c-di-AMP riboswitch aptamer (ydaO/yuaA leader) from Herbidospora mongoliensis, 138 nucleotides, folded computationally. The source organism's lineage runs through Bacteria, Actinomycetota, Streptosporangiales, Streptosporangiaceae and Herbidospora. It was read from a public genome assembly, where an Rfam model found it. It matches the Rfam family "c-di-AMP riboswitch aptamer (ydaO/yuaA leader)". From the family's description: This family represents a conserved RNA structure found upstream of the ydaO and yuaA genes in Bacillus subtilis and related genes in other bacteria. Its family is annotated with cyclic-di-AMP binding and regulation of gene expression in the Gene Ontology. Its mean pLDDT, the model's own confidence on a scale to 100, is 75. Of the family's consensus pairs, 92% are formed in the model.

């Protein structure tokens, strides 16, 4: 100097997942268990409106989430290509990266009023060019 791994601090992203305030134990400016609140965030829930004709196959529904849908192959792959969704830089454009995962339990269209619930958890040299700003120095 580069490059691995690990650990604190600061700061930074993804997501709603942040703040503030009180009890009680342990013991000492901290660690734990329990509460409220306030912002965000999602569910259930009328009237109205929407769904409600009829055949045949095949299937139960529905929710959070961006996480979806076509099509190709001699190769069926953790697979190619495109379309649509989502994230990342002070901003645009190039660019790169994602398209998971899970929950309810036979049930739920919109839905004032009400009613319920959740604030976890993962990450952090890609690189490159171009335009604008805008601060220090000389």
């Nucleotide at each position: 100097u580069c490059g691995g791994c690990g650990g604190a601090c600061c700061u930074g992203c993804c997501u709603a997942a942040u703040c503030c305030c009180g009890g009680g134990c342990g013991u000492g400016u901290c660690g734990c268990c329990u509460g409220g609140g306030a912002a965000c965030c999602g569910g259930g829930g009328a009237c109205c409106c929407a769904c409600c004709a009829g055949a045949a196959c095949c299937u139960g529904g529905g929710g959070u989430g961006a996480a979806g849908g076509c099509g190709c192959c001699g190769u069926c792959g953790a697979g190619c290509g495109c379309c649509c969704g989502g994230g990342c830089u002070c901003c645009u454009c190039c660019g790169c990266c994602c398209g998971a995962a899970u929950c309810c339990g036979u049930c739920a269209g919109c839905u004032a009023a009400c009613c319920c619930g959740g604030u976890a958890g993962g990450c952090g040299c890609u690189a490159g060019g171009a335009g604008a700003g805008g601060a220090g120095u000389c």